Source information:
Transfer RNA from a Patescibacteria group bacterium, 71 nucleotides, folded computationally. The RNAcentral record of the sequence draws on ENA. Rfam family: tRNA. Rfam describes the family as follows. Transfer RNA (tRNA) molecules are approximately 80 nucleotides in length. By type it is a transfer RNA.

[in-house]
RNA sequence: GCGGGAUUAGUUUAAUGGUAAAACGACUGGUUGCCAAUCAGUAGAUAGGGGUUCGAUUCCCCUAUCCCGCA
Numbered sequence: 001g002c003g004g005g006a007u008u009a010g011u012u013u014a015a016u017g018g019u020a021a022a023a024c025g026a027c028u029g030g031u032u033g034c035c036a037a038u039c040a041g042u043a044g045a046u047a048g049g050g051g052u053u054c055g056a057u058u059c060c061c062c063u064a065u066c067c068c069g070c071a
Base pairs, nucleotide, nucleotide: 001070002069003068004067005066006065007064010024011023012022013021018054026042027041028040029039030038047063048062049061050060051059
C1' cells in the first nucleotide's frame, strides 16, 4: 500500500428496514438485629459524518480505532 472483518448501556452479548432486548454491574425500595443472599423497581447505549428511504442498528459512501490476510 491492497483486501476482508469488527465497533450497540459500565461489561458481555441479541436485534435480516417499522416502539433497540437481555444477563451481570450501578442506584432506590422490601425482607434481616447487621452484612451477604433474595424479591420488586429505576436510570443508562446503536463509534463519528454523509447518502438512499415514508421510516436505517440494519442498505451505500467517507473517516476513526482494533483484528486477520496479501504484498